[in-house]
Context: one part of a larger RNA
RNA sequence: GGAUGAACGUUGGCGGCAUGCUUAACGCAUGCAAGUCGGACGGGAAGUGGUGUUUCCAGUGGCGGAUGGGUGAGUAACACGUAAGAACCUGCUCUUGGGAGGGGAACAACAAUUGGAAAUGGUUGCUAAUACCCCGUAGGUUGAGGAGCAAAACGAGGAAUCCGCCCGAGGAGGGGCUCGCAUCUGAUUAGCUAGUUAGUGAGGCAAUAGCUUACCAAGGCCAUGAUCAGUAGCUAGUCCGAGAGGAUGUUAAGCCACACUGGGACUGAGACAUGGCCCAAACUCCUAUGGGAGGCAGUAGUGGGGAAUUUUUUGCAAUGGGAAAAAGCCUGAUGUAGCAAUGCCGUGUGGAGGUAGAAGGCCCAUGGGUUGUGAACUUCUUUUCUUGGAGAAGAAUCAAUGACGAUAUCUAAGGAAUAAGCAUAGGCUAACUUUGUACCAGCAGCCGCGGUAAGAUAGAGGAUACAAGCAUUAUCU
Repeated sequence: GGAUGAACGUUGGCGGCAUGCUUAACGCAUGCAAGUCGGACGGGAAGUGGUGUUUCCAGUGGCGGAUGGGUGAGUAACACGUAAGAACCUGCUCUUGGGAGGGGAACAACAAUUGGAAAUGGUUGCUAAUACCCCGUAGGUUGAGGAGCAAAACGAGGAAUCCGCCCGAGGAGGGGCUCGCAUCUGAUUAGCUAGUUAGUGAGGCAAUAGCUUACCAAGGCCAUGAUCAGUAGCUAGUCCGAGAGGAUGUUAAGCCACACUGGGACUGAGACAUGGCCCAAACUCCUAUGGGAGGCAGUAGUGGGGAAUUUUUUGCAAUGGGAAAAAGCCUGAUGUAGCAAUGCCGUGUGGAGGUAGAAGGCCCAUGGGUUGUGAACUUCUUUUCUUGGAGAAGAAUCAAUGACGAUAUCUAAGGAAUAAGCAUAGGCUAACUUUGUACCAGCAGCCGCGGUAAGAUAGAGGAUACAAGCAUUAUCU
C1' cells in the first nucleotide's frame, strides 16, 4: 500500500446492488415454518319447504413429512478433493413385454359401558375400502432337471376413454461399497495392535468384507513418523503478491456431520428420521402427588454472553416444491418491504459574473500581507428537494390474475432552495505562524518533544490530504 461478515470515536444528503451473532452447539415466552386427497372408503354435520345438487369434517386408506430450511459441535479420516473400480439397491419418472380369475375374515370410525385431575385408555357390539388374508394362474429364482416358494384394485365418465394396480426387461437420475494419490502441528509422544492380520466352515447384508461367530496360523502397522496428544468441517473459491508463494474457507455452490445430552430400533424405495417413536440422564413446565408435557443449530422475537450483528413486516403475483383428475389447498423455501454508511458503485451539497480587493478575523517591519472571487451583490439552472398529474415491465396463457406499489419512470409548478465533515502539519510525510504553558500540563507509530521566545503540548488564524465519510484499533498479506 491492499484487504475485512469488522468494532470504536466523530460526522452524516440521496439512490442502486450486496451483506448483517465471527462470542454461549447457552436457555427459550408467543405466533407461524408439512401437508394434501371426498374422483380409494364407511360414516357424521351444515344447508334446502322437499328431491337433486352443494359445502365441511373426526376416522380407515394412499402419497409426502429422508425434500426444502438451519448449524459447524464432532471429525486428521476414503470426511473432503481428484482419478479409477465391481459384488449392489432404487419410490416417483421414461421406453418396452405380459396380466388383473375366484373367494374370505377383520379392525377403526360409530354405539353402549367404564378407568383417570389430565395426558390418554379398557371392555362389549356393528361396518366399508385402492386396508388385510386364502385359492388358482404367470413371469422370476437353479449350471441343468425335479420339487418347493410366490401377484394384482379399483375409481371417474352416458360412452370413447382417462387415472391408477401386479409381474418382468432396459434407461435416466439418485444412493450404498472398494481403491491409487493428496490432506495441519508436536518425538519434551517410539513403539502400537488379540477380531488384532490372514485362512476355512457357518451366519448376515441390497451388495463386497472379521461385518459377526467357531476353529486354525501368528501375523499386521511403524523413523517415508505408527500410536498418542493438540487443533480443525473439506472443496470449488476469497484476500495479498509481478510470480513463487503466504493466509483464509463469511454470503452464494458441491460434499460431509449434527439436531437438548447418550443409546436403540420401528416404518419405509430411501432414516437409524431437525418440527416421528422407545429407553436413560440433565433442565423447564403442569398436577388432584397417582402421573404427565417439552426440545428455535427453521423464521421473526426474548434473556444471557459480547467490542459487535436487524422486524414478533407482507404475499404466494413470480420461481420452485408437496399432495390432488382438476379447481382450489399448503409452502417463514422463496419474492418483497423494514432496520444498519457494514461494504462497493453512482450522484449531489450549485454554475457564470463580481475589487470599494468592503467589514470582521489573523499576522505585521504599521508601509502592508492574508482569509479572498471567498462573501455580499447581479444573473442563470433545478441533479436533488417539496407539492400536483400521468404511469409501467416483471403475466407464462384467449381472458382473468402484481405482494412489491399512491413503486421505477415521465411530466408540471416552486424556490439556491434541503445537504460537509474528519484527520494532520519536527523528520519519515503533503502542509506554519502566533498566543498560553514552562521536564508541569501534556504529545508519541519510530526517532523523540516539553526545564520562559516550543514550527512536536493546549487554543487561534490561515494551510495540506481524503471526503459522506474521516481517523483509530484488531487481523491477513

This is a predicted structure of a 477-nucleotide part of an RNA (small-subunit ribosomal RNA, 5' domain) from Warburgia ugandensis. Its mean pLDDT, the model's own confidence on a scale to 100, is 85.